This is a predicted structure of a 72-nucleotide RNA (transfer RNA) from a Candidatus Altiarchaeota archaeon.

[in-house]
């Protein structure tokens, strides 16, 4: 230098063109002498950044950063 996958909540991910989700976890409350389990409720996103197609982008195109892997 080519060339592939990946980037979405504190962590692990799903989701692939119209409502941003799930399980941990955290917080508060219930139960317990107490703590754990377990109920119940609540939290928390510039979807990596810019651009462009679309009426409409997490999602499709290019670009450019990280990260991992394979060839030179």
């Nucleotide at each position: 230098g080519g060339g592939g996958c990946c980037g979405u909540a504190g962590c692990u991910c799903a989701g692939u063109g119209g409502g941003a989700g799930a399980g941990c976890g955290c917080u508060c409350g219930g139960c317990u002498g107490a703590a754990g389990a377990c109920c119940g409720a609540g939290u928390u996103g510039u979807c990596a950044c810019g651009a462009g197609u679309u009426c409409g982008a997490a999602c499709c195109u290019c670009g450019u950063c990280g990260g991992c892997c394979c060839c030179a």
The coordinates come from a structure-prediction model, not an experiment, and the mean pLDDT is 82. Rfam family: tRNA. It is annotated as a transfer RNA.